RNAcentral holds the sequence, with entries from MGnify. The RNA shown here (c-di-AMP riboswitch aptamer (ydaO/yuaA leader)) has 131 nucleotides and comes from a soil metagenome. The coordinates come from a structure-prediction model, not an experiment, and the mean pLDDT is 82. It matches the Rfam family "c-di-AMP riboswitch aptamer (ydaO/yuaA leader)". Rfam's curators write: This family represents a conserved RNA structure found upstream of the ydaO and yuaA genes in Bacillus subtilis and related genes in other bacteria.

RNA sequence: CGCCUAAUCCCCUGAAGGGGAGCGGAGGACCCAGCGCGUGGGGUCAAUCCGGGGGGCCGUCUAGGGCGGACCCUUGGACGGGCUAGCUCUUUGAGCCCGAACCCGUCAGCUAACUUCGUCGGCGUUCAAGG
Repeated sequence: CGCCUAAUCCCCUGAAGGGGAGCGGAGGACCCAGCGCGUGGGGUCAAUCCGGGGGGCCGUCUAGGGCGGACCCUUGGACGGGCUAGCUCUUUGAGCCCGAACCCGUCAGCUAACUUCGUCGGCGUUCAAGG
């Protein structure tokens, strides 16, 4: 200096810490929507869904061999997200990459007023054609 992300900026303070703006999340009426329960249900986030192959394990039936279950590895599709260095934003195509993790605790639809929380962390760049 640049990228992902809401995660940046300003002020007070010797510091600890505190305050504010901006950005982001949650709860929360009428109306609308909605049977309830279970095998609970729900939230942040791009991080979801549906298949194929292999492995041993468990259960079940069997003459043989099948069927089902979860776990591990691998692979494909659909769909979602990120990446363009003259400045800022944006569209399309190709290419490359990501599709994790965490939280609430039996409870929450939407939702004005109102209430409340976060402002971390991780990285180092792709080419082209338009607005």